[in-house]
RNA sequence: GCCUGUAGCUUAGAUUGGUAGAGCGCCUGGCUCAUAACCAGGCGGUCAGGGGUUCAAAUCCCCCCAGGCC
Numbered sequence: 001g002c003c004u005g006u007a008g009c010u011u012a013g014a015u016u017g018g019u020a021g022a023g024c025g026c027c028u029g030g031c032u033c034a035u036a037a038c039c040a041g042g043c044g045g046u047c048a049g050g051g052g053u054u055c056a057a058a059u060c061c062c063c064c065c066a067g068g069c070c
Base pairs, nucleotide, nucleotide: 001069002068003067004066005065008024009023010022011021018055025043026042027041028040029039030038049063050062051061052060
């Protein structure tokens, strides 16, 4: 100097600022003799942290932390 950081895990969303999503997982119920699978519902996020701009920030700006690469 460049890249990455979003749910327990893997991640989408950053172009164009406008309700934070998905899969897996977990919980409950259904189905089954039972388990798995399958079906229905639910649980989940300080968007690493702080500050600024804005009516409004994961998104723009600054600082800072951690990891990776040079």
This is a predicted structure of a 70-nucleotide RNA (transfer RNA) from a marine eukaryotic metagenome. The sequence is in RNAcentral, with records from MGnify. Model confidence (mean pLDDT): 81 of 100. Rfam family: tRNA. The family's RNA type in Rfam is transfer RNA.